Small-subunit ribosomal RNA from Ligilactobacillus salivarius, 1538 nucleotides, folded computationally. RNAcentral holds the sequence, with entries from SILVA. Model confidence (mean pLDDT): 82 of 100. Taxonomically the source falls in Ligilactobacillus (Bacteria, Bacillota, Lactobacillales, Lactobacillaceae).
[in-house]
């Protein structure tokens, strides 16, 4: 510390989404061990069981029990003295009382207001922090001072009894105390009264006199037994200390779609209450009191120290630990007591659960375990008081689910381990391979070691102090002694636990899994899937070669854990205090005025509230952090130390702000002099023009529109003249000119009025700026009520146009525009730019002043203010642009934004007469919506330019018949592939068999054809013979020479083969835009950038050809050239070629020649080179001249980047995938040759420029030996015999034809046409039936020049005529060539097609065969409205009231006190009242669920109907606003320019 994702590709703004750290977590896969932590987050649901608060006998009575002792006494039995009955001893029972001890229950004290648990409620002084109490209590505890004096009356236990099922209740009688009750005594408290001293007010603190108020003379030890003292209680005071209680100032949550609220409510005065101030309560008197600094209300929510994150500021949380509060099944309520309205106490009401004999009663786990139930999800019905603390108690103890331990769970956090070392045949074995490797991999095996853990066996801790026993010494007090109390010596006390440590022994033995590996993100291959299955956090993969699913195999993270989910914080500067924005990206209020607020000029002195500093107190403790130290380390745990940025008292400074005073003039106003001006509101008035009436004139159309109809007009329009009437609106001037806050405002005159500007510098002396809420102006269009209506013109009606036209376009036409009075409050109310105030280069317009120069006048020049407008620096911007009228530099104040889409809509609330405004959501959906610029592409945009693109010609096609090709359809098969231009007489330069790839049968299976292995024979074959439709089989024959490395055959598998699919895997080829002038790069500038720039721009060309400018210089590939080939001409050479001249022949036939032709080598020749004009002194055009040829001289090959995922896997090679007795191979026979029909591209004609016969002239590129074949002979002819020559400038194909000259038809379906038939030949081929060609005759079909449309041609073209070739046995009307003859016509670039360049728009980028709107039908999916139903919240009236405090009281009852003994006071039960929970009634209110139907919104596959938006989207387009329409929309009005 950032990525990743809008776009063809850029910067921007902006959300989504990820890496980081956390967690009481849970859920998958795995799981070895140990220490330290932590464990119902959800039902404050409901709970079986047993545990969790008792103790004290040294308060107290009675009692039961036990041993034991004493005593007494009564029986007995012994014995004895001794004697008839007594005494004296011993046992043994049983009574009695006394001691000791023990145990439940009562009476009393103390404790059951601690500890423990939970967060339901509470938006509160509940919590935190800092103060207050002069307005308070406080058991036990500490410390002092005093004191404990005399009496009394009762009760519970218990004993009998009564009801009752219990639970419990009642009666009568006894009895005791540290249990009750009076007296006395006096600190103290109160009340009166006086005095002294202090304080912030009420007041506090001492002294004094006078009235009221208290106790346990107990318990125990000891004694010298009366006392007395010790120790614990006890009383009364003060002081403390500990905990409580009120009260105050600050701070921490959302909604304002919650604006208001409030009647004990706000204050006073008297009582009256409490520990105590107080409306806490209560009479009464007043009318306050809270609130935009957010009351009241609804929703959520126990605070806090901390805790997580984060650089920080914050931001979430408030589980364990610790302060506080609350609460203890739900709601009310008081007793006790120091303390409670009490979790394990009480009463009453509710609902649930048990128990009953039905009458009636019992319970509260939100204590500790544990149980159901909910839930994703949270442990044992454990051991101990050893320890450490808390009750009680003298103590010794006793009780303690606090606490201390252990279980149980990877739930976290830290720590160990799962071996260490060597070890290359690089093992085997899995993957993968280009078959050679690689790669797991020193990894394993072996070898040598060590024992952390683990197993077993032995040693064995600290955690214990105390306190008891028993011994010994010492001591206060007291006259004196034990006792108590201190010292010490000796036994005694561990849940954990036989733990933790530690020693031996044993064996590498028993301990690794998880996620992911397209990018963000570290890590790749192979297989299977085939838009399936499936992954996915975003972007996204997946439709036959998936590093993205799934499997392996191998890598890369982490590890006893890994990974997903959820949550929260970070990244996120994406609510921005630190630290954002608002002209086009989301955002500036339509405009002013102005109350709170908030900011505010210069100078002087004061204060100190803000500020800054210094010291005190507090910020618990734990925790961060820092250091030290203690568990073998860490985690954990302990000391000590910073910190706690706060908050509080106090002391100090005075510069700033603020507060007080007082001065000043510069802000701002005020006078005085001038200015301009469609400012604003009444009244008045004027011309023109439009319609309209009337009259006159005049006569057939007027008017509209692309065209055209509706309409008006012979009942006199329209046009023209004259008069008249109404209404509205104001031409020129006129101007990015003027005024105005803005909306807005124009004929002229007058009245009334607002505001602004200059100049002065008299006067005020900060009086300002800004403006939440609030008033007030606010176009259009619209509403009400009355007027008015000339023209315009929504609805609305005809008419066209159209597939349809609810539209654009005509003709009418009504609200409406117009006045006056009231609403209504919105616009793209825009500068898409809130207001105010300083500051920051210039130039130049124009409006209005002022001043100064110069000046006769008109003007001119210069300085300044206030306006309005263009260009530009700087700086700013995302970038376009903005720049003194800022979008710079700063300050002040308000308003507004926070991803698209829903949706500015529901729902409430305000305003409106309605329309409808303002205010303003969510649920639910998408990863983008958008902004400025690039570059391309497209425009029913715009300039320029080219092409047989059009036009101007000629000729065809399209109609006929026929050939061929393609579709359809047909078939066993009609193989297969081309598909707009840029398939289709195309691949095929030639399908009878073959070919052949297709079909039907028949047949082979290492093969028809390559290599490689064995074994076998010497041959293989040619030729013959039989069966077969062939392939084949079955014999014959042959076997002579070479050769054995060859050849044939047999055999096994590697392997062959495949015209089998993919041209969307590919290579090569090729067609097309286009032979169209384009396409690029390097350096350099610009520009964040994507790019620009060069290459644009002025001329020119066929050309990005050149020339000129120019932040661009230069380059390449294209273009042209260079190459064939024709056109001229020279040289060279002269056969097969040629003959001028000389000989010759029937013929250049021969001699001879090479001069011409001609061949075909070498050169020349043309290059805007010369001239003239144009042009810019340029390139160049233009028009001559000269030449065979003239501006690229004609044609040819040559086809730039790159575009169609064009052709082509069937030429050819080739990835994968498939076949392998078949998808391979061979053979016969069919097919590709079908045939209702459609289209292409051709032939051949319709005919007189012509047919038909005769005669008759003149070529060219070309081919030939399995050939071309001359001459001769037959045939009418195709040809057929015979057979020269010729491997070709020699022979032959080879007679060109169309023309020309005669003859003959004479416009007819003919002497045109020539189909198709038919007889007979011919020719090739093994073989012409399906199926060749070509001759005779004989027959003579359409057809008389071709609809919409459509093609090729610009000069030796077109158009016509004919030769020749290639394939090929044969088969040409197609293809390639050749040459005869030979034309018209082009005015020009408007418009069609294509294309080129420059330039604008764009919402388009698979790029206009784009993009995209709405309605309508289907699905599903969240919401609004709904008769209404239902459920719960808070309140309100009013009705009954429990318990229960409080207050009254006739009657009743009553131990202590008084009492002349009747009684009194006092309590006690009832009863009544106030008060009030729960209950019930009622109308409201505010949330929820749900509810026939309906509404609109999203999503969805490839549905229906149209073309609304994007280009001038074919009617710009968009705002508001009306009315209309199947929709998307379409018209009026007014406004915007985006």
């Nucleotide at each position: 510390a950032g990525a990743g994702u809008u776009u063809g590709a850029u910067c921007c703004u902006g959300g989504c989404u990820c890496a980081g750290g956390a967690c009481g977590a849970a859920c998958g896969c795995u799981g070895g061990c140990g220490g330290c932590g932590u464990g119902c987050c959800u039902a404050a649901u409901a709970c079986a069981u047993g545990c969790a608060a008792g103790u004290c006998g040294a308060a107290c009575g009675a009692a039961a029990c036990u041993u034991u002792c004493u005593u007494a006494c009564a029986c007995c039995g012994a014995a004895u003295g001794c004697u008839u009955g007594c005494a004296u001893u011993c046992a043994c029972c049983g009574u009695a009382a006394g001691a000791a001890g023990u145990u439940g229950a009562g009476u009393g004290g103390c404790g059951g207001a601690c500890g423990g648990g939970u967060g339901a409620g509470u938006a509160a002084c509940a919590c935190g922090u800092g103060g207050g109490u002069a307005a308070c209590c406080u058991g036990c505890c500490u410390a002092a001072a005093a004191g404990a004096a005399g009496g009394g009356g009762a009760u519970a236990a218990c004993a009998c009894u009564u009801g009752g099922a219990a639970a419990c209740a009642g009666g009568u009688g006894c009895u005791a105390a540290u249990a009750c009750c009076g007296u006395a005594u006096a600190u103290c408290u109160c009340u009166a009264a006086g005095g002294a001293u202090c304080g912030c007010a009420u007041g506090a603190u001492c002294c004094u006199u006078a009235g009221a108020u208290g106790a346990a003379a107990g318990a125990u030890g000891g004694u010298u037994c009366u006392g007395c003292u010790a120790u614990c209680g006890c009383u009364u005071u003060u002081a403390g200390a500990u905990g409580g209680a009120c009260c105050c100032g600050c701070g921490g949550c959302g909604u304002a779609u919650u604006a208001a609220c409030u009647a004990g409510u706000u204050g006073g005065u008297g009582g009256g209450g409490u520990a105590a101030c107080g409306g806490c309560c209560u009479a009464c008197c007043a009318a306050g009191g809270u609130g935009a600094u957010g009351a009241u209300a609804c929703g959520u929510a126990g605070c806090c120290g901390a805790a997580c994150u984060g650089a920080g500021a914050g931001g979430u949380u408030g589980a364990u630990c610790g302060g506080c509060c609350a609460c203890a099944u739900u709601g009310g309520g008081a007793c006790u007591g120091a303390g409670a309205c009490a979790c394990g106490g009480c009463c009453c009401a509710a609902a649930c659960u048990c128990c009953u004999a039905c009458g009636g009663g019992a319970g509260g786990c939100a204590g500790c375990a544990g149980u159901a139930g909910g839930g994703a999800a949270u442990c044992u019905u454990c051991c101990a008081c050893a320890a450490u603390g808390g009750a009680c108690g003298c103590a010794a103890g006793u009780c303690u689910g606090a606490u201390g331990g252990a279980g149980c769970a990877a739930c976290g956090c830290c720590g160990c381990g799962u071996g260490a070392g060597u070890g290359a045949a690089g093992a085997a074995g899995g993957u993968u391979u280009u078959c050679g490797g690689a790669u797991c991999g020193u990894a394993a095996a072996g070898c040598u070691c060590u024992g952390u853990u683990g197993u077993u066996g032995g040693u064995g801790a600290a955690g214990a102090a105390g306190g008891a026993u028993a011994g010994a010494g010492g001591u206060a007090g007291u006259a004196a002694c034990u006792g108590g109390c201190c010292u010490u010596u000796a036994u005694u006390u561990g849940a954990c636990g036989g733990u933790a440590a530690u020693c031996a022994a044993c064996c590498a033995g028993a301990a690794a899994g998880u996620c992911a590996c397209g990018g963000c993100u570290a890590a790749c291959u192979a297989c299977g899937u085939g838009c399936c299955a499936g992954c996915a956090g975003c972007c996204g993969c997946g439709g036959u070669a998936a590093u993205a699913c799934g499997u392996a195999g191998g890598u890369g993270g982490c590890a006893a854990g890994c990974g997903u989910u959820g949550u929260c914080c970070g990244g996120a500067u994406u609510u921005a205090u630190u630290g954002g924005g608002c002209g086009u990206a989301a955002a500036g209020g339509g405009a002013a005025c102005g109350c709170a607020g908030g900011c505010g000029g210069u100078c002087u002195u004061u204060u100190a509230a803000g500020u800054c500093u210094g010291a005190u107190g507090u910020g618990a403790a734990a925790g961060c952090c820092u250091u030290c130290g203690g568990c073998u380390u860490a985690a954990c745990c302990g000391g000590a130390g910073u910190a706690g940025u706060g908050c509080a008292u106090u002391g100090g400074a005075a510069a700033c702000u603020g507060g007080a005073a007082g001065a000043c003039u510069u802000g701002a106003g005020u006078g005085c002099a001038g200015a301009a001006g469609a400012g604003g509101a009444g009244a008045g008035u004027g011309g023109a023009a439009c319609u309209c009436c009337a009259u006159g004139u005049g006569u057939a159309g007027c008017g509209g529109u692309g065209a055209a109809a509706u309409g008006c007009g012979u009942a006199g329009a329209u046009a023209u003249a004259u008069g008249g009437a109404a209404g509205a609106a104001c031409a020129c001037c006129a101007g990015u000119g003027g005024c105005g806050a803005a909306a807005g405002c124009g004929g002229c005159u007058c009245u009334c009025u607002g505001g602004u500007c200059u100049g002065u510098a008299a006067c005020u002396g900060a009086c300002g700026c800004u403006g939440a809420g609030g008033u007030u102006c606010g176009a259009a269009a619209g509403c009400g009520u009355g007027g008015g209506u000339a023209g315009c013109a929504a609805a609305c009606a005809g008419g066209a146009u159209u597939a349809g036209a609810u539209a654009c376009c005509c003709u009418g036409g009504u609200a409406g525009u117009c006045c006056a009075c009231g609403c209504c409050g919105u616009a793209a109310a825009c500068g898409a730019u809130g207001a105010a105030u300083g500051c920051u280069a210039g130039g130049u317009g124009u409006u209005g002043g002022a001043g100064g120069g110069u000046u006769u006048c008109c003007g001119c020049c210069c300085u300044u203010c206030a306006g309005u407008g263009c260009c530009g620096c700087a700086g700013c911007u995302a970038a376009c642009g903005c720049a003194a009228u800022a979008a710079g530099c700063a300050u002040u104040c308000c308003g507004c934004c926070u991803g698209g889409g829903g949706a500015g809509u529901a729902c409430g609330a305000c305003c409106g007469c309605a329309a409808g405004g303002u205010u303003g959501a969510a649920a639910c959906u998408c990863a983008a919506a958008g902004g400025a610029a690039u570059u391309g592409a497209c425009g029913g945009g715009g300039g320029c330019c080219c092409g047989c693109a059009c036009a101007a010609g000629c000729g065809g096609u399209g109609g006929a018949g026929c050939a061929u090709g393609u579709g359809g359809u047909u078939u066993a098969a009609u193989u297969c592939g081309a598909a707009g231009c840029a398939a289709c007489g195309c691949g095929a330069a030639g399908a009878a068999c073959c070919u052949u790839a297709c079909c039907a049968g028949g047949u082979c299976u290492u093969g028809a054809c390559a290599u490689c292995c064995g074994g076998a024979u010497a041959a293989a074959g040619a030729c013959c013979u039989c069966a077969g439709a062939g392939a084949u089989g079955a014999g014959g024959g042959g076997a002579u020479a070479g050769a054995u490395a060859u050849a044939u055959c047999c055999g096994a598998g590697a392997c062959a083969g495949g015209u089998g699919g993919u041209g969307c895997a590919u290579g090569g080829u090729u067609g097309u835009c286009g032979u169209c002038a384009g396409c690029u790069c390097g350096u350099g500038u610009c520009g964040u950038g994507a790019g620009a720039u060069g290459u644009u721009g002025g001329g020119u060309u066929a050309a990005g050809u050149c020339c000129c400018g120019c932040a661009a210089c230069g380059a390449g590939c294209g273009c042209a050239a260079c190459c064939c080939u024709u056109g001229u001409u020279g040289u060279c050479a002269g056969u097969u070629g040629c003959c001028a001249g000389c000989a010759u022949u029937a013929a250049g036939u021969u001699g001879g020649g090479c001069a011409c032709u001609c061949u075909g080598g070498c050169g020349a020749g043309a290059c805007u080179g010369c001239c003239g004009g144009u042009g810019a002194c340029a390139a160049a055009c233009c028009g001559g001249a000269g030449g065979a040829a003239g501006g690229u001289g004609g044609g040819g090959a040559c086809g730039a980047c790159g575009u169609c995922a064009a052709g082509u896997c069937a030429u050819c090679a080739u990835g994968c995938c498939c076949c392998u007795u078949a998808u391979g191979a061979c053979c016969u026979g069919g097919g590709c040759u079908a045939c209702a029909c459609a289209c292409g591209u051709g032939c051949u004609a319709c005919a007189a420029u012509g047919g038909a016969c005769g005669g008759u002239a003149c070529a060219a590129c070309g081919a030939g030996u399995c050939g071309c074949g001359a001459g001769c002979u037959c045939g009418c002819g195709a040809g057929a015999g015979u057979a020269a020559g010729c491997u070709a400038a020699u022979c032959u194909c080879u007679u060109a034809a169309a023309g020309c000259c005669g003859u003959u038809c004479u416009c007819a379906g003919u002497u045109c046409g020539g189909a198709c038939u038919g007889u007979a030949g011919g020719c090739u081929g093994c073989a012409a039936c399906u199926c060749g060609c070509c001759u005779a005759c004989a027959c003579g079909a359409a057809g008389c020049u071709g609809g919409a449309a459509u093609c090729g041609c610009u000069a030796g073209u077109a158009a016509u005529c004919g030769c020749g070739g290639a394939u090929c046995a044969g088969c040409a009307c197609g293809c390639c060539g050749c040459g005869g003859u030979g034309a018209a016509u082009a005015c020009g670039u408007u418009c069609c097609c294509g294309g080129g360049c420059c330039u604008u728009g764009u919402a388009c980028a698979c790029a206009c065969c784009g993009c995209c709107c709405g309605u309508c039908a289907c699905a599903c999916c969240a919401u609004g409205a709904g008769a209404g139903u239902u459920u719960g919240u808070a309140a309100c009236a009013c009705c009954c009231a429990a318990a229960g405090c409080c207050g009254g009281u006739g009657g009743g009852g009553u131990a202590a006190c008084c009492g002349c003994a009747a009684g009194g006071a006092g309590c006690c039960a009832g009863c009544c009242g106030u008060c009030u929970a729960a209950g019930g009634u009622g109308g409201g209110a505010c949330a929820g669920a749900u509810g026939a139907u309906u509404g609109g919104g999203g999503u969805g596959a490839a549905g229906u109907c149209g073309u609304a938006a994007c280009a001038a989207g074919g009617u710009a387009g968009c705002c508001g606003u009306a009315g209309g329409a199947g929709a998307a929309c379409c018209u009026g009005c007014g406004g915007c320019u985006g």